The RNA shown here (small-subunit ribosomal RNA) has 1533 nucleotides and comes from an uncultured bacterium. The sequence is in RNAcentral, with records from ENA and SILVA. It matches the Rfam family "Bacterial small subunit ribosomal RNA". Its family is annotated with structural constituent of ribosome and ribosome in the Gene Ontology.

[in-house]
RNA sequence: AGAGUUUGAUCCUGGCUCAGAUUGAACGCUGGCGGCAGGCCUAAUACAUGCAAGUCGAACGGUAACAUGGAAGUAGCAAUACUUUUGAUGAUGAGUGGCGGACGGGUGAGUAAUGUUUGGGAAUCUACCUAUCAGAGGGGGAUAGCAACUGGAAACGGUUGAUAAAACCGCGUAAGCUCUGAGGAGGAAAGUAAUGGGAUCGCAAGACCAUUAGCUGAUAGAUGAGCCCAAAUGGGAUUAGCUAGUAGGCGGGGUAAGAGCCCACCUAGGCGACGAUCUCUAGCUGGUUUUAGCGGAUGAUCAGCCACAUUGGAACUGAGACACGGUCCAAACUCCUACGGGAGGCAGCAGUAGGGAAUAUUGCACAAUGGAGGGAACUCUGAUGCAGCCAUGCCGCGUGUGUGAAGAAGGCCUUCGGGUUGUAAAGCACUUUAGUUUUCGAGAAAGGUGUGUUAUCCAAUAGGUAGCAUAUCAGAUGUUAGAAAAAGAAUAAGUACCGGCAAACUCCGUGCCAGCAGCCGCGGUAAUACGGAGGGUACGAGCGUUAAUCGGAAUAACUGGGCGUAAAGGGCAUGCAGGCGGUUCAUCAAGUAGGAUGCGAAAUCCCCGGGCUCAACCUGGGAACAGCAUACUAAACUGGUGGACUAGAGUAUUGCAGGGGGAGACGGAAUUCCAGGUGUAGCGGUGGAAUGCGUAGAUAUCUGGAAGAACACCAAAGGCGAAGGCAGUCUCCUGGGCAAAUACUGACGCUCAUAUGCGAAAGCGUGGGUAGCAAACAGGAUUAGAUACCCUGGUAGUCCACGCCGUAAACGAUGUCAAUUAGGAGCUUGGGCAAAAGUCUGGGUUCCGCAGCUAACGCAAUAAAUUGACCGCCUGGGGAGUACGGCCGCAAGGUUAAAACUCAAAUGAAUUGACGGGGGCCCGCACAAGCGGUGGAGCAUGUGGUUUAAUUCGACGCAACGCGAAGAACCUUACCUGAUCUUGACAUCGUAAGAACCUCACUGAAGGGUGAGGGUGCCUUCGGGAACUUACAGACAGGUGCUGCAUGGCUGUCGUCAGCUCGUGUCGUGAGAUGUUGGGUUAAGUCCCGCAACGAGCGCAACCCUUGUCCUUUGUUGCCAGCGGGUAAAGCCGGGAACUCAAAGGAGACUGCCAGUGACAAACUGGAGGAAGGCAGGGAUGACGUCAAGUCAUCAUGGCCCUUACGGUCAGGGCUACACACGUGCUACAAUGGGGCGUACAGAGGGAAACGAUACCGCGAGGUGGAGUGGAACCCAAAAAGCGUCCCUAAGUUCGGAUUGGAGUCUGCAACUCGACUCCAUGAAGUCGGAAUCGCUAGUAAUCGCAAAUCAGAAUGUUGCGGUGAAUACGUUCCCGGGCCUUGUACACACCGCCCGUCACACCAUGGGAGUGGAUUGCACCAGAAGUAGCUAGCUUAACUUUAUUGAGGGCGGUUACCACGGUGUGGUUUAUGACUGGGGUGAAGUCGUAACAAGGUAACCAUAGGGGAACCUGUGGUUGGAUCACCUCCUU
Repeated sequence: AGAGUUUGAUCCUGGCUCAGAUUGAACGCUGGCGGCAGGCCUAAUACAUGCAAGUCGAACGGUAACAUGGAAGUAGCAAUACUUUUGAUGAUGAGUGGCGGACGGGUGAGUAAUGUUUGGGAAUCUACCUAUCAGAGGGGGAUAGCAACUGGAAACGGUUGAUAAAACCGCGUAAGCUCUGAGGAGGAAAGUAAUGGGAUCGCAAGACCAUUAGCUGAUAGAUGAGCCCAAAUGGGAUUAGCUAGUAGGCGGGGUAAGAGCCCACCUAGGCGACGAUCUCUAGCUGGUUUUAGCGGAUGAUCAGCCACAUUGGAACUGAGACACGGUCCAAACUCCUACGGGAGGCAGCAGUAGGGAAUAUUGCACAAUGGAGGGAACUCUGAUGCAGCCAUGCCGCGUGUGUGAAGAAGGCCUUCGGGUUGUAAAGCACUUUAGUUUUCGAGAAAGGUGUGUUAUCCAAUAGGUAGCAUAUCAGAUGUUAGAAAAAGAAUAAGUACCGGCAAACUCCGUGCCAGCAGCCGCGGUAAUACGGAGGGUACGAGCGUUAAUCGGAAUAACUGGGCGUAAAGGGCAUGCAGGCGGUUCAUCAAGUAGGAUGCGAAAUCCCCGGGCUCAACCUGGGAACAGCAUACUAAACUGGUGGACUAGAGUAUUGCAGGGGGAGACGGAAUUCCAGGUGUAGCGGUGGAAUGCGUAGAUAUCUGGAAGAACACCAAAGGCGAAGGCAGUCUCCUGGGCAAAUACUGACGCUCAUAUGCGAAAGCGUGGGUAGCAAACAGGAUUAGAUACCCUGGUAGUCCACGCCGUAAACGAUGUCAAUUAGGAGCUUGGGCAAAAGUCUGGGUUCCGCAGCUAACGCAAUAAAUUGACCGCCUGGGGAGUACGGCCGCAAGGUUAAAACUCAAAUGAAUUGACGGGGGCCCGCACAAGCGGUGGAGCAUGUGGUUUAAUUCGACGCAACGCGAAGAACCUUACCUGAUCUUGACAUCGUAAGAACCUCACUGAAGGGUGAGGGUGCCUUCGGGAACUUACAGACAGGUGCUGCAUGGCUGUCGUCAGCUCGUGUCGUGAGAUGUUGGGUUAAGUCCCGCAACGAGCGCAACCCUUGUCCUUUGUUGCCAGCGGGUAAAGCCGGGAACUCAAAGGAGACUGCCAGUGACAAACUGGAGGAAGGCAGGGAUGACGUCAAGUCAUCAUGGCCCUUACGGUCAGGGCUACACACGUGCUACAAUGGGGCGUACAGAGGGAAACGAUACCGCGAGGUGGAGUGGAACCCAAAAAGCGUCCCUAAGUUCGGAUUGGAGUCUGCAACUCGACUCCAUGAAGUCGGAAUCGCUAGUAAUCGCAAAUCAGAAUGUUGCGGUGAAUACGUUCCCGGGCCUUGUACACACCGCCCGUCACACCAUGGGAGUGGAUUGCACCAGAAGUAGCUAGCUUAACUUUAUUGAGGGCGGUUACCACGGUGUGGUUUAUGACUGGGGUGAAGUCGUAACAAGGUAACCAUAGGGGAACCUGUGGUUGGAUCACCUCCUU
């Protein structure tokens, strides 16, 4: 510090997720030791048991228990024992009294301020402690304990009688105390306790004196506490108004103290948008955690403050409490009970139950530190110190070290060679930390007490205080820390991960199953992603997971974000509060700045040191704690005050332009209607029609009249207005703007939450009006349907007046104001100069464009540039601008505005493709123009379907279907039935035997089986070997079994279409672009020109083959002109090499030449010459790629599967089936024909298990026979159409030949299933073929025959060959396919795309809902325990008083006020639940349509209204975020 994830790819925007740190954690697996920390986050739920606050005998009366001593008695010789007694002594139960139980310890329920934090303040108290001053005189009456009696189960009492005090109460005295009317008045105490003591006194106790500890009053301090103020300290405005003791005053009361704290009276205030009130949540802080920091989150342990102690209320005592281990009352709960009544409060320490994912021992000790009491010893102390449990965290240590290659064995992988585990192990040599055993062993101890002694107080050698010496007492931890010794590698390693992020890879299993997953995502038979294994990576006594916080996240942006199109500018203006504000002078000092002072607890963090062997940890010092306060200084800036200025703003004067607004009047054209005339059969409407109107006279046309609405041309991207918006003409009223020149005011300004006003269309209310148009509605069409688009009608509405509504794509999707920053061109409205052209200067407006900005597109002086001021708004998509609540509205609705749940995306701009019922250009037998077919018939053939034991398999739009198959009777053959073999029909290896091989017999359907006989070869180093056969054993063979979606190879197709790319450069953030686009041209990305491109490659073309012309060469088997011979004829012969022909090699054609066009180009058009002319014809040749196209059945091949069978062999059957459908063909339907006879002319092929002549036989297929030929020689071989001639004459025929019967031929082991051909006989359909559809542009179509491959036989198929030989093409509008450019896109699996809504089903959360239950709270009222205060007629009363009766005062009781619980009524808020119901979300491949994306097939969308199964449709107004075409404008040259 970043990374992954939206896309085919890119750049943004934007969310989600990860890597880090942390925790009072929990869970899973694992676990050696130690140190230091931490340990109920949940039920402030309930608690058994034990302990947690006592102490003082030096305050008191005492003496229940214990002990000592004394006395007495008994037993005993005595020691001694026992009993009784004695407070005399040590002590001390219970009690009186004092101090302490207000600390310490726990918890966080409540509390959003009676709290906390920081800093201030004045009207206070403060036990114990410190200092100072003063005092302590003299009396009194009780009471507990106790005793007696007595009530009660108990708890606990009652009555009577005694008694003490440092308990209680007067009196006296007193102040620097309190009050005061200034005279005065009030006003305390314990001289007690311990110890010691010379004199004196006293019977004694003692007095007395001293010391110490106390007592009383006062002042001051310290400590602690109370009160007040300011600022800060959570969320919600879907909480906006709250408040009657409320705000203040006067006078009282009250308190320790100020105060409405309380009361009476008076005033009517006080708080609140700087958030009152209400509501939800919450103890606050130092700190902790995270962060670079600012911040965020948090408030365990430690420390400070607060609050609470089962719930609620209350006071008492006291220095201090409204009191955790006190009291009273009420309530709930628990316990005891004799049923009358009582007891209790772990949020102290342990512990229990419960809750929970989850949190420890009913431990030891007061040795230390601290606390209470005490003079002290000492006692108490679950505070505390320690220990126990727990890997809960942090820190440290260990589980060995060295050596050791045969790189052992085993495991895993393997390309079978090896690699890896791995120096790892074993082995050898060492070490002993920790652990075990044994033995030593600090420090934590300071002190107390006794004795002695020194100093001091003192009269004192008592005593106290301080010190020294000595003795003694005291350690829970503790078997401490630490040290030494012994033995021995001995006792000690796991966890998670290994697809990317993110370090680490292979095998096996599984087969969208099981499962994984933080995000992206993995798994459908080769999974580095699941499970296991081997190996590896990371951390390590831990490691992972889960939860939570911060970070990354600049993803709430103060530091540090945005708003044209991504989420986001309010529809527009006016304007209060608020925020901000021109120049200058003076002053103040609030902000600001400076240093100083005080506070900011300690701990923590940081720095420098120190102590535990180190570290964690502990500790000393420092710094810091960014803040608050106080006083001082400064005066630039902001601010306040005062004065001045004119540049901002405004006023006045004179002009100017304008659909700015309001009201009134007037006008013409058009539409419709009415009346009349003319006139006759249609009109109207559409893509085409129909509904409709019309013979009752329409439409058309003329005249007259009526009515309402809107204002052509001018007219413009032109004007005005804040926006919405505004248009005939004239008049009246009225707002704003601009220009020029002066004068005046003197900052009067800008922005603006709430507020107020305006605000298209639709809609609403009341009343008018209604010509046209037109939601709804009706009818007609279209359609599968058509609740639409189209047509005919038509009502609200549209218009006016008044009143509502308050929204729009209310848009420049761009808030208002101000300033600054290159230019250029128009339009509009002013002004100056000027005769004009023009030029200068203001206001407004449009386009282009530089810098700059922007994700890009784009914006660009009218900013989206650079700055300032203020306001509004945004924070992933959906749910949703929805629900609930509030406000507004007559309603429709508007405004404000969530959550649950769900997804990992949604979005913007641009790029490349693809697509479009977008556009432009171009091509092709693509259409058109023609010729001939198919589709109808019969047959052939292939396919589907059906059938079958099997009808083997594959191929399926073009690009499967006379295709694989260039040829299924057996074989082929893969299929079926049956029979049969199991190392196999075939390959390699081992062992044994035999050469191989041949012949015969029996048996079987055959494969095969059984038996007999013949036969001994070749090479040799003599061991044996090679080939072959048989037998045996296993490794293996074998598979037309599966996967063409695991593959190679081959092929089809777009398409012989003209395209597809690269290097360098340049442009762009980038994907990419450029080149390759443009202007021409071509068959062509062919060529030329231009150009930020310049070149190159694969394709095109050419090179190759063939045909067409000529030449040369060579002439046999081919040829024969001339010469000779020769025949019936004939290159038949001699010969010839001219010609044809055959090959071999050359030539030839290149837009080369001419003219024109074009741009002086490329090229095109025409012409000449030429056998051939613009690619001369044909072929071969197939770019990058597309279709997971085809083929595992040509072959090869990974994986899987079968192995006495899915392999091998054999016989028979099947592939040839047949209601049917389709494709491709053949033959026809006839006279351009059929038949008979005669007759002419090819090319290219093939031939040895072959072609087979002449001849003979047969009607014929063919047979017999065998000359010739491995071929320019012989044969197949007859070419046919053609030509000549005769017959047929329009008919199911002398057309047509299917089908069937009979007889044959040939091939072949074999023609039944199932061959071809021949002859005789038979003679079906069919008379030119519906919708639709195919081929072809010249030697082509059409037509005619010939040959070949395969092949024993078997073509109407296929492949070749020649013969005869046309018609038409105006042209590119349309159909199909393709190429280039451009445009739109929500597509990228790419339109066979994407995608919307209803309905149906399942699940989820949520709104409404008659209500129902709970919680909380307001108001009104009832009620009124305990307590306090006031009053008090009843009862009662020790201290003081008294005239001895009383009085004062008190208590009990009663009553009043306040008040907790409780109750009643009525509201608010909130939560849970609820029949039914509304929409929403998510789901596998459901149903109906096709709304959107392309002009999405009616452009889409916004607002509004109506309608409709649904998406939606229609009306009105608006927007461009619409394609296309045209016009216009502008820019560059």